Context: one part of a larger RNA
């Protein structure tokens, strides 16, 4: 390399958009590039193969044949692929009428609670634990009532419920805005799928830069305990940080450990969003489309399991794997303010 693979053994890119490329619905005509025949030329000799012969045999040598699966020219074939032209509507998109939603961005508003401040009542404890102590408190704490300040998060509803490409999204109102679903079949007429370059963008938390903010929580740090020790688990404190704005970082068990698309292949059951019908209306029932679960047969699988949301049956495109350690390291390159990221070996060893 091939073969074989990628839920759990090594292996699906964190996610999207999209360039080149690869692949691509249906009908007709033309062409004949790919494809498939015929002919001609060429495909040196030797070697290898078949066969005949010469050295006693063999090795070796000589003759003949076939072969050299290729290339070129020419002449045909036209099913498939391609190209060109013309059509179609089942893919894709558009239009119209409806629908659900914590999808995104900005602005504003609200109540509960914690903390702090002020004042009232009150007068000795509070707090904390397995038990304690550090800690707070007669300078009046805890408790309780009233008023005020500020920040962060949004209880119940809330749900194997919804939305989003993923990361993720949950108080309420307004403004702007993306996607999705259903119905009708208006219009376009293949406009499609995938997607190397890591091309462009997004990307939890932590971290970084600058400026704000800082209630609670809380790495680091200090103290009290525990313990043989205790750089921990428990307790009292507490700074970065957590929050906002602008800009970086680009990693996660970024997990469904399962890439995307299309088609097909048993039942059962539940939830969410539509549409049509039966019904006087509602409930209920029937049909149908989309989404999300459970269970389970065939099939598949080493087994576990999976099973119309496939890990089944097929096709198209991308990514990735090739014994363990060394190592996701060194070196080089590149990106970054840094931390570090991406790319990525070998010696050696078992």
């Nucleotide at each position: 390399c091939u073969g074989g693979g990628c839920a759990u053994a090594a292996a699906g890119g964190g996610c999207g958009c999209g360039u080149a490329g690869g692949c691509g619905g249906u009908c007709c005509a033309u062409u004949a590039a790919g494809u498939c025949g015929g002919a001609u030329g060429u495909g040196a000799a030797a070697u290898a193969c078949u066969u005949c012969g010469g050295c006693c045999c063999a090795a070796c040598c000589g003759g003949a044949g076939a072969a050299c699966u290729g290339c070129a020219u020419u002449u045909g074939a036209u099913a498939c692929u391609g190209a060109u032209g013309g059509g179609c509507u089942a893919g894709a998109g558009u239009g119209c009428a409806g629908g659900a939603g914590g999808g995104g961005a900005g602005a504003g508003u609200g109540g509960a609670a914690u903390u702090c401040c002020u004042g009232g009542u009150g007068g000795a404890g509070c707090g904390g634990u397995g038990a304690a102590a550090u800690g707070c408190g007669u300078a009046g704490a805890u408790a309780u009532c009233a008023g005020g300040a500020g920040g962060a998060a949004c209880g119940c509803c809330g749900g194997u419920g919804g939305c989003g490409a993923a990361a993720g999204c949950g108080a309420c109102u307004c403004u702007c805005u993306g996607g999705c679903c259903u119905g009708c079949a208006u219009c376009u007429g293949a406009c499609g799928c995938u997607g190397a370059g890591u091309g462009c963008g997004c990307g939890a938390a932590a971290g970084c830069u600058a400026g704000g903010g800082g209630a609670g929580c809380a790495a680091a740090c200090g103290g009290g305990a525990u313990u043989a020790g205790a750089u921990a688990c428990c307790c009292c404190g507490g700074u970065a940080g957590u929050c906002c704005u602008a800009g970086c970082c680009c990693u996660a068990a970024a997990c469904u450990a399962u890439g995307g698309g299309u088609a097909c292949u048993a039942a059962g059951u539940a939830g969410g969003g539509g549409a049509g019908g039966u019904u006087c209306c509602g409930a209920a029932c029937c049909u149908u489309c989309c989404c999300u679960g459970c269970c389970g047969g065939a099939g598949c699988u080493a087994a576990u399991g999976u099973a119309u949301u496939a890990a089944g049956u097929a096709c198209c495109c991308c990514g990735c794997c090739u014994g363990g350690g060394g190592a996701g390291u060194a070196u080089g390159g590149u990106c970054g303010c840094a931390a570090g990221g991406c790319u990525a070996a070998a010696a050696c060893u078992c």